Predicted 3D model of a 558-nucleotide part of an RNA (large-subunit ribosomal RNA, domain I) from a Candidatus Microgenomatia bacterium.
The organism belongs to Candidatus Microgenomatia (nom. nud.), within Bacteria.
The full RNA is in RNAcentral, with records from ENA.
Its mean pLDDT, the model's own confidence on a scale to 100, is 81.
[in-house]
Context: one part of a larger RNA
RNA sequence: CGUCGAUAGUGAAUGCCUUGGAAGUUUUGGCCGAGGAAGGACGCAUAUGGCGGCGAUACUCAUUGGGGAGGUGCCAUAAACCUUUGAUCCAGUGGUUUCCGAAUGGGGUAACCCACCUAGUUUACUAGGUAACCUGUAGUAAAUAUCUUACUUAGGUAAGAGGAUAGCUAUAGGUGGGGCACCGGGUGAACUGACACAUCUAAGUAACCCGAGGAAAAGAAAACAAUUGUGAUUCCGUUAGUAGCGGCGAGCGAAAUCGGAAUAGUCUAAACUCUACUUUUGUAGAGGGUUGCAGGACUCACAUACGGGAUGGAAUGACGAUAAUAGAAGGCCUUGGAAUAGGCCGCCAAAGAGAGUGAAAGCCUCGUAUAUGAAAUCCGAGUUCCCCCAGUGAGUAUCCUAAGUACCACGGAGCACGGCAUAACUUUGUGGGAAUCCGGCAGGGCCACGUCUGCCAAGACUAAAUACCAAAACUUACCGAUAGUGAACAAGUACCGAGAGGGAAAGGUUAAAAGAACCCCGGGAGGGGAGUGAAAUAGUACCUGAAACUAUCGACUA
Numbered sequence: 001c002g003u004c005g006a007u008a009g010u011g012a013a014u015g016c017c018u019u020g021g022a023a024g025u026u027u028u029g030g031c032c033g034a035g036g037a038a039g040g041a042c043g044c045a046u047a048u049g050g051c052g053g054c055g056a057u058a059c060u061c062a063u064u065g066g067g068g069a070g071g072u073g074c075c076a077u078a079a080a081c082c083u084u085u086g087a088u089c090c091a092g093u094g095g096u097u098u099c100c101g102a103a104u105g106g107g108g109u110a111a112c113c114c115a116c117c118u119a120g121u122u123u124a125c126u127a128g129g130u131a132a133c134c135u136g137u138a139g140u141a142a143a144u145a146u147c148u149u150a151c152u153u154a155g156g157u158a159a160g161a162g163g164a165u166a167g168c169u170a171u172a173g174g175u176g177g178g179g180c181a182c183c184g185g186g187u188g189a190a191c192u193g194a195c196a197c198a199u200c201u202a203a204g205u206a207a208c209c210c211g212a213g214g215a216a217a218a219g220a221a222a223a224c225a226a227u228u229g230u231g232a233u234u235c236c237g238u239u240a241g242u243a244g245c246g247g248c249g250a251g252c253g254a255a256a257u258c259g260g261a262a263u264a265g266u267c268u269a270a271a272c273u274c275u276a277c278u279u280u281u282g283u284a285g286a287g288g289g290u291u292g293c294a295g296g297a298c299u300c301a302c303a304u305a306c307g308g309g310a311u312g313g314a315a316u317g318a319c320g321a322u323a324a325u326a327g328a329a330g331g332c333c334u335u336g337g338a339a340u341a342g343g344c345c346g347c348c349a350a351a352g353a354g355a356g357u358g359a360a361a362g363c364c365u366c367g368u369a370u371a372u373g374a375a376a377u378c379c380g381a382g383u384u385c386c387c388c389c390a391g392u393g394a395g396u397a398u399c400c401u402a403a404g405u406a407c408c409a410c411g412g413a414g415c416a417c418g419g420c421a422u423a424a425c426u427u428u429g430u431g432g433g434a435a436u437c438c439g440g441c442a443g444g445g446c447c448a449c450g451u452c453u454g455c456c457a458a459g460a461c462u463a464a465a466u467a468c469c470a471a472a473a474c475u476u477a478c479c480g481a482u483a484g485u486g487a488a489c490a491a492g493u494a495c496c497g498a499g500a501g502g503g504a505a506a507g508g509u510u511a512a513a514a515g516a517a518c519c520c521c522g523g524g525a526g527g528g529g530a531g532u533g534a535a536a537u538a539g540u541a542c543c544u545g546a547a548a549c550u551a552u553c554g555a556c557u558a
Stems, first nucleotide, its partner, number of pairs: 002556008015543001016508002020479002022476009031178002039100003042055003046078002049075003052059001061094006070082003105114003115130006132175009146161006182213001183211005193200001197247001223230002234261004244252002265461003268402001272287006292437001294401004298395005307389003312386005320378003324372003330345005346363002348352001354366003407432008417444001439456005495502002515542001518529004
């Protein structure tokens, strides 16, 4: 030196644990902002570094309720105080709310600098105001144009008149910015797949922009269907990976029907009438009217109530939300550091969900079942009143029923549907361009038809079922600290980067700090005693404490 073993050290695996996460179910709620938001900066405590809270009234103020003995947030104490004259705490409603930030008096390198006006008695100080754009109202008010007069070189020039508008001023209202995801619209890729690649795919996805709301969008048939019928929209299941589309490749991929969720229908324009103003080919208001077995206007006749309502106003206001309250029943012995364990004898149960407590608790604590509860704010079912809506028949000569629209051509796009051979339907850039109820559109090529069926475009609104997010309660053959969120800890922290941005590691003494008084060695660190504790090889470098690796001792061997 090597091998083996023991004892220590180092080291952190493993085991056990959980403060934190993950996924879901149910219920509830869903916009904030010039009344200054979201997000921040800086401050505020006796001492104050971080987190949380708050704002110069600054660990808080007022008030209305709850509650009833402790409290002055946590890390984390000390001191000084508060409190049954009811504190701390919980809930409702108000107050205050520096500075930045849309940021809005001007500027600016965010959290800073510099003003002006008005009022309050002054220097000072305090309060309020002073951005832009849009709309309304009021005031003021040009140039041009019009008219008149004068001059004129016949083009005009000058003066005046009365009235507008632009503009300006004041004032009232609105807008602005933010919001994870969800929603509507606009612009719109590439990697990739097609075993390469160009049509195609990825995909109308990602990304960017605009806009809205608690949902949005869509929506009351110029719809489907097929000879039977359905009766706005949305969502789910099915139809169906079907019919189809497709370098007929890769791939893309419906709809009707049927079964469910939820259900709700309405209002204008026009004809016609009236009123006002204007004079015109009108304008404004009121009534009327709103559809396809055509309807309405118009004329005539009859009827005038039952009913309905998603709007607006008023009253009342159930249930519920935002604090809470009551809430049953156990003792002894043994072991142990400790009883919730074992033994014995009991009890409650509309409560044996769960958690905690020195080991494993229905009866120790908090709770649980059950019952009860709101001054204030919110929600707002239901009811009542006002209000709003709503009729039938007959006649039809005349009038109305959404125009640069429908439709056509050319060029695109969207429809599951990709074509210089195409379509039907929707949409649109350019050009053309109807009909008017004896009318028009559609039924997936087109044409004809006094064939059939369905419907009435060119105006508008509309709850619910649906999407997403958050909170609360509950659940889990989900994780258990290299896992589970990036984050169980001062985590979007430390740190890196000019910046956009990137982005960690790091849990565990004990039942309780009882965290080791005092003595000794040492400069200290550290250690030896003593003491605490059930345990200190549980000593804050702390549960367990594997292996690699190191040291010491022993054995064996050369």